[in-house]
Molecule: FMN riboswitch aptamer (RFN element)
Organism: Mycetocola reblochoni REB411
RNA sequence: CAACGUGCUCCGGGGUCGGUGAGAAUCCGAACCGGCGGUGACAGUCCGCGAACCCCGGCCGACAGGCCGAGGCCGACCCGGUGGAAUUCCGGGACCGACGGUGAUGGGGCGCUCCUUCGCAGGAGCAGCUCCGAGUCCGGAUGGGAGGCAGCACGUCG
Numbered sequence: 001c002a003a004c005g006u007g008c009u010c011c012g013g014g015g016u017c018g019g020u021g022a023g024a025a026u027c028c029g030a031a032c033c034g035g036c037g038g039u040g041a042c043a044g045u046c047c048g049c050g051a052a053c054c055c056c057g058g059c060c061g062a063c064a065g066g067c068c069g070a071g072g073c074c075g076a077c078c079c080g081g082u083g084g085a086a087u088u089c090c091g092g093g094a095c096c097g098a099c100g101g102u103g104a105u106g107g108g109g110c111g112c113u114c115c116u117u118c119g120c121a122g123g124a125g126c127a128g129c130u131c132c133g134a135g136u137c138c139g140g141a142u143g144g145g146a147g148g149c150a151g152c153a154c155g156u157c158g
Stems, first nucleotide, its partner, number of pairs: 001158001003156007010148002016030004031136002033097002035049004044095002053072002056069005077093005099139003106132005111126006
């Protein structure tokens, strides 16, 4: 110094400006963000993995919970250019984002009341029921984790 092994450590980003309004971190317009490996050349959108979520089994437990393992689920891209090669680069235009919570006095549906109408229907209101409403806010999470030519220590071998 290289290779290999073991242990430990490290490793996820983003709400700002304006609009409406009495009031907006959630609505509207613009803005902003993108884990890991692979892939003929650089990927949020290709192929996989991890996380999250669901479920099953085993073990431990002072019965709160914890640990281990198997399974399920798992979003979204096109056109043109260059090139030997690019859904990865360049140009253009798009799209996507776990679970729980909060959710402008918000929105939809139903219901009820009142008004107008011959009626259909329309309008206004509400103390009812129900559904929806965050990638960026709060929480689990000072967690977990793929993976790493990353860092440190020790060891083996050359």